[in-house]
Molecule: transfer RNA
Organism: Lachnospiraceae bacterium
RNA sequence: GUUGCUGUAGCUCAGGGGAUAGAGCACUUGCCUCCGAAGCAAGGGGCCGCUGGUUCAAUUCCAGUCAGCAACG
Numbered sequence: 001g002u003u004g005c006u007g008u009a010g011c012u013c014a015g016g017g018g019a020u021a022g023a024g025c026a027c028u029u030g031c032c033u034c035c036g037a038a039g040c041a042a043g044g045g046g047c048c049g050c051u052g053g054u055u056c057a058a059u060u061c062c063a064g065u066c067a068g069c070a071a072c073g
Base pairs, nucleotide, nucleotide: 001072002071003070004069005068006067007066010025011024012023013022018056027043028042029041030040031039049065050064051063052062053061
């Protein structure tokens, strides 16, 4: 330099045009316990890397760009 893949919650990941975005772990509160852990119940937290485009409607499709990884040169 070229090509491909990935980017969504603190972490690991789902969701691939129409429900103002879900799971597990983590976190907070309560119950339980002599106290913790475990267990049970409830709760908080992200507008989907960024910018544009298409569309009535975009996290989802397209282009550019940034970052990471891989292959090739």